[in-house]
Context: one part of a larger RNA
RNA sequence: CUGGGCGUAAAGCGCGUGCAGGCGGUUUUGUAAGUCGUGCGUGAAAGCUCCCGGCUCAACUGGGAGAGGCCGUUCAAUACUGCCAAACUAGAGGACGGUAGAGGGAGGUGGAAUUCCCGGUGUAGUGGUGAAAUGCGUAGAUAUCGGGAGGAACACCAGUGGCGAAGGCGGCCUCCUGGGCCGUUCCUGACGCUCAGACGCGAAAGCAUGGGUAGCGAACAGGAUUAGAUACCCUGGUAGUCCACGCCGUAAACGAUGUAGACUAGGCGUCGGCGGUUUAAUCACCGUCGGUGUCCAAGCUAACGCGAUAAGUCUGCCGCCUGGGGACUACGGCCGCAAGGCUAAAACUC
Numbered sequence: 001c002u003g004g005g006c007g008u009a010a011a012g013c014g015c016g017u018g019c020a021g022g023c024g025g026u027u028u029u030g031u032a033a034g035u036c037g038u039g040c041g042u043g044a045a046a047g048c049u050c051c052c053g054g055c056u057c058a059a060c061u062g063g064g065a066g067a068g069g070c071c072g073u074u075c076a077a078u079a080c081u082g083c084c085a086a087a088c089u090a091g092a093g094g095a096c097g098g099u100a101g102a103g104g105g106a107g108g109u110g111g112a113a114u115u116c117c118c119g120g121u122g123u124a125g126u127g128g129u130g131a132a133a134u135g136c137g138u139a140g141a142u143a144u145c146g147g148g149a150g151g152a153a154c155a156c157c158a159g160u161g162g163c164g165a166a167g168g169c170g171g172c173c174u175c176c177u178g179g180g181c182c183g184u185u186c187c188u189g190a191c192g193c194u195c196a197g198a199c200g201c202g203a204a205a206g207c208a209u210g211g212g213u214a215g216c217g218a219a220c221a222g223g224a225u226u227a228g229a230u231a232c233c234c235u236g237g238u239a240g241u242c243c244a245c246g247c248c249g250u251a252a253a254c255g256a257u258g259u260a261g262a263c264u265a266g267g268c269g270u271c272g273g274c275g276g277u278u279u280a281a282u283c284a285c286c287g288u289c290g291g292u293g294u295c296c297a298a299g300c301u302a303a304c305g306c307g308a309u310a311a312g313u314c315u316g317c318c319g320c321c322u323g324g325g326g327a328c329u330a331c332g333g334c335c336g337c338a339a340g341g342c343u344a345a346a347a348c349u350c
Base pairs, nucleotide, nucleotide: 004321005320006319007304008303012318014201015200016199017198021194022193023192025088026087027086028085030083031082033081034080035077037075039073040072041071042069048066049065050064051063052062091191092188093187094186095185096183097182098181099180103177104176105175106174107173108172109171110154115149116148117147118146119145120144121143125136126135162169163168206247207246209244210243211242215241216240220236221235222234223233258317259316260315261314262313263312266295267294268293269292270291271290272289273288274287275286276285277284299306300305323350324349325348332343333342334341335340
């Protein structure tokens, strides 16, 4: 490189936007670059194939014929691809009218609970565990009632419910704002798909500066357990968890399943919209579009399983894999304040 692959065996970039590149709907005219054909030129010799010769063959020398294609050029073909032009509406987008939602950002606000502080009642325990002890408490704890402070998270609703590209998003209200879905005609007229590089977003932990700190809680201290116990259990507890602004750029970032499109039996559930039947209305039923589950036909699969949300049948484009260890490493480069990240070998060994 070819071939074969990528749910679990090695392998889908964490996710998106998107330039170059690759690929690209329907009809017609032109062109003839790609494509196909013809003639000529060229394709040295050797080699290759066929025939002949030749020492017994072979090697080999010599003779004859043929094949070979990238190429140049002439003429010709026009289905397909390209290009030029014209047109179309089934892709894509827009307008109009509806609609659901923890989608994002900012500001405000509410109640329950924990902790702490003040005061009242009240007295000897409380707390914790397998059992205990450390701890707290006669300087009045725990319990209980009233008042106050502060931070963080939002019970029920809540649901293989919803929204988002992914990470993720959950009290309530207001403002700003993104996307989706449905309906009807109307408008634009291929404006599309994918995407190396690039750019942006990106849980938790971590870093920087300033703030905040109720609960929880790495580290740490103590009490237990134990042969030991640098743990599991208990009592404390600092970073952190929270906010602002800036970094970091990772993950079992998972559906371990790239993205877009087309096609291929059904059953049951659920969410959103629309239409119809029905009703006083809700409900109910039927149809349809979009999402989300589950069980299965065909088919696929090594099996497990997947099965219109495909891992089925096909097409376009990107990414990735190539025995295990060494090695998510070294070196170099780029990035980072650092921690480290990205890219990524070899010797050796089985």
Small-subunit ribosomal RNA, central domain from an uncultured prokaryote, 350 nucleotides, folded computationally. The RNAcentral record of the full RNA draws on ENA. Its mean pLDDT, the model's own confidence on a scale to 100, is 85.